[in-house]
RNA sequence: AAAGUAGGAGGAACAGUCGCGCUUUAAAUAUGAAUAUUUAAAGUGAGGAAAGUCCGAGCUCCAGAGAAUCAAGGCGCCCGGUAACACCGGGGCGGAGUGAUCCGACGGAAAGUGCCACAGAAACUAUACCGCCCCGACUCGUCGGGGUAAGGGUGAAAUCGUGGUGUAAGAGACCACGGUCAAGGGCAGCAAUGUCUUUGACGGGCAAACCCCGCUUGGAGCAAGGCCAAAUAGGGGAAGAGGGGUUGAUUCGCCCCGUUAUCAUUCCCGGGUAGGCCGCUUGAAUAGCCGGGCAACCGGUUAUCCAGAUAAAUGGCUGUUGGUCCCGCUGUGGCGGGAUUACAGAACUCGGCUUAUUUCCUGCUUUCCCA
Numbered sequence: 001a002a003a004g005u006a007g008g009a010g011g012a013a014c015a016g017u018c019g020c021g022c023u024u025u026a027a028a029u030a031u032g033a034a035u036a037u038u039u040a041a042a043g044u045g046a047g048g049a050a051a052g053u054c055c056g057a058g059c060u061c062c063a064g065a066g067a068a069u070c071a072a073g074g075c076g077c078c079c080g081g082u083a084a085c086a087c088c089g090g091g092g093c094g095g096a097g098u099g100a101u102c103c104g105a106c107g108g109a110a111a112g113u114g115c116c117a118c119a120g121a122a123a124c125u126a127u128a129c130c131g132c133c134c135c136g137a138c139u140c141g142u143c144g145g146g147g148u149a150a151g152g153g154u155g156a157a158a159u160c161g162u163g164g165u166g167u168a169a170g171a172g173a174c175c176a177c178g179g180u181c182a183a184g185g186g187c188a189g190c191a192a193u194g195u196c197u198u199u200g201a202c203g204g205g206c207a208a209a210c211c212c213c214g215c216u217u218g219g220a221g222c223a224a225g226g227c228c229a230a231a232u233a234g235g236g237g238a239a240g241a242g243g244g245g246u247u248g249a250u251u252c253g254c255c256c257c258g259u260u261a262u263c264a265u266u267c268c269c270g271g272g273u274a275g276g277c278c279g280c281u282u283g284a285a286u287a288g289c290c291g292g293g294c295a296a297c298c299g300g301u302u303a304u305c306c307a308g309a310u311a312a313a314u315g316g317c318u319g320u321u322g323g324u325c326c327c328g329c330u331g332u333g334g335c336g337g338g339a340u341u342a343c344a345g346a347a348c349u350c351g352g353c354u355u356a357u358u359u360c361c362u363g364c365u366u367u368c369c370c371a
């Protein structure tokens, strides 16, 4: 320097101006009051992912009765962290990479069932295409019978690997070393596991196929749920002989409805709707410092209060300064000009994971170059 790998930090700042939501205070208006509206001032106002809604919780209601069994689902190396987790940290084992480092649902295939495309003789219990060996036949390089699985060929995978003995040729047929599995022992480790050793066996893969083993799990979600409560139209109950219109007002007149109950009219009660309030933001909270721990994280202490909208506020413009990129000048210190400044956006609240996205910084690895 290039390529790679792991992690961390930020997510522009300030001023002016025009606006918006919420809270508090003050004033004015309305009202008996509660309160409402308007105005002014002060304070405050998105995120690292607010997103996907994929896990785990709080909270709420429903079911159940605190349990067991069955079904269905989830999880599955060990230790630790945590309210909890399928998350996080550290470790083990397996795999990928020259390496830093990364990936792994990582119990059981030797309980049973099932599956293993194409190719291939054969994909799991039977077998042989080429080859090798023996025997026989004859037209003498072919055919037939038998043996074999070392070699070739097929395949993602071929009957444990290498070497030897052995044999007509061969073969765990036998031997040595190694591998795998089961049972047991010693040592190291909290453990997973590693290592050494004894005996026996050798039986391909797939359990994110059924299944077996162990652990574990009620359901729905803030549109949860609770409270207040119009107009109109239904429902229930009571009273009831008058009620309403026409008028500036009264009387009369006129008109409409009704006069004993499937009823005019009046009153009361109840449910639901519109609408409003609560839930709603003080919490497994945030920040600083100290201490413990390899770390995840935990403990102590001090300080702080940090959006709560409901058609949904958190914005627009201008200037200056930053960041990044490009161009020009240069006295290599800089100066000037231009462009650009992502992804996105709360809606009950937390802890994670995943995805989207911009810039900067640091550790480490490999290769190359120079001294």
Base pairs, nucleotide, nucleotide: 001367002366003365004364005363006362007361008360009359010358012321013320014319015318016317017316018315020045021044022043023042024041025040026039027038028037029036030035047343051354052353054352055351056350057349058348059221060220061219062218072217073216074215075214076213077091078090079089080088081087092106093104094103095102096101107212108211112210113209114206115205116204129152130151131148132147133146134145135144136143137142138141160178161177162176163175164174165173179202180201181200182199183198184197185196186195187194188193225278226277227276228275235269236268237267238266239265240263242257243256244255245254246253285304286303287302288301289300290299291298292297322341323340324339325338326337327336328335329334
A computed fold for a 371-nucleotide RNA from a Candidatus Zixiibacteriota bacterium, annotated as Bacterial RNase P class A. Its Rfam family is "Bacterial RNase P class A". From the family's description: Ribonuclease P (RNase P) is a ubiquitous endoribonuclease, found in archaea, bacteria and eukarya as well as chloroplasts and mitochondria. The coordinates come from a structure-prediction model, not an experiment, and the mean pLDDT is 76. It is recorded under the gene name rnpB. The RNAcentral record of the sequence draws on ENA.